About this RNA
Large-subunit ribosomal RNA, domain VI from a Candidatus Uhrbacteria bacterium, 255 nucleotides, folded computationally. Lineage of the source: Bacteria > Bacteria candidate phyla > Candidatus Uhriibacteriota. The sequence was found in a public genome assembly. Model confidence (mean pLDDT): 87 of 100.
[in-house]
Context: one part of a larger RNA
RNA sequence: CGUGUGAAACUUGAGGAGGCUCUUCUCUAGUACGAGAGGACCGAGAAGGACGAACCUCUAGUGUACCAGUUGUUCUGCCAAGAGCAUUGCUGGGUAGCUACGUUCGGAAGUGAUAAACGCUGAAAGCAUAUAAGCGUGAAGCAUUCUCCAAGAUUAGGUUUCGUUAUGAGAUCCCUCAGAGACUAUGAGGUUGAUAGGCCGUAGAUGCAUCGCCAGUAAUGGCAUAAGUCAAGCGGUACUAAUCGAUCCACCUCU
Numbered sequence: 001c002g003u004g005u006g007a008a009a010c011u012u013g014a015g016g017a018g019g020c021u022c023u024u025c026u027c028u029a030g031u032a033c034g035a036g037a038g039g040a041c042c043g044a045g046a047a048g049g050a051c052g053a054a055c056c057u058c059u060a061g062u063g064u065a066c067c068a069g070u071u072g073u074u075c076u077g078c079c080a081a082g083a084g085c086a087u088u089g090c091u092g093g094g095u096a097g098c099u100a101c102g103u104u105c106g107g108a109a110g111u112g113a114u115a116a117a118c119g120c121u122g123a124a125a126g127c128a129u130a131u132a133a134g135c136g137u138g139a140a141g142c143a144u145u146c147u148c149c150a151a152g153a154u155u156a157g158g159u160u161u162c163g164u165u166a167u168g169a170g171a172u173c174c175c176u177c178a179g180a181g182a183c184u185a186u187g188a189g190g191u192u193g194a195u196a197g198g199c200c201g202u203a204g205a206u207g208c209a210u211c212g213c214c215a216g217u218a219a220u221g222g223c224a225u226a227a228g229u230c231a232a233g234c235g236g237u238a239c240u241a242a243u244c245g246a247u248c249c250a251c252c253u254c255u
Stems, first nucleotide, its partner, number of pairs: 001152001005163007015149004021049007033038001051106005059100004066093005071086006110144003117137004170248004174190005195241003198237005204230003212223004
C1' cells in the first nucleotide's frame, strides 16, 4: 500500500514446515519346526539409547546489585566501626532469572488409495488362466491422522459486536513498566489505578551484627541472639510517579 464503509475481537484452512527412530529383556514357548544342535512367525508386556520440545519441583551450574570470613594499603582526627583500591582483591556460600548434568513429555494407534507380492470369479481359447470386464489382501513408503505457521490464498475468505458527520467506534502521541525487547514491535497499566518505586508482611539466602555486660594479662570466648543484614520471588498497601492534555479517524464511484 492492497483486501473499495471505519474498527475491535474470534476464527476457517488453500498451502507450507516439522515429526515418523533404534536396541534389549519377559511372556506366548524351549512351543511350532528339527534326528539333534538349535530355535521362531503372530501377539502381549517391560526397560533403555540417541534425538526433540517444554520447564526449574528435585539435583547441579552461574548468579561482578545478597550474606559472611580474610590480606595489604589509603582515608573518615584517634579507639572501635566503616569506605575506596588491589581480577568481583581473595575465599566460603547463595535468591530470582538463565541453564543441563536435572524433571516431565513426544515418535504412537487408526483410516484411505497403492508398490512389489498374493488371491476370488472369469472368458477370449468348451480346458487352463489373479485380467481381458469385474472384485479383494497388501509397506517404516503416498494421502490423512499428530505439532507449528498460514487469507498478499490479489480467488486477498468467514462470524460476532460497535461506529458512520460527531453525542464519533477505535487508534496514536505522552507517561509508569515487563511474562517483551538492539531500535521498533509485543504485552501489562495510566487515579473508576496495584504499572513501577517506596513501605509492611512473608518465602528464601547468609550464619549470630553494632553497642553493652561477663570471663581472661591478652589474643579471644560467652550472654543478650537463630541475631543482624538482604537483589531480581510472593502477598498486601495509593506514600511517590503514571498529571493536565493533544492528534488521527469513516472517502470515492455506481444504482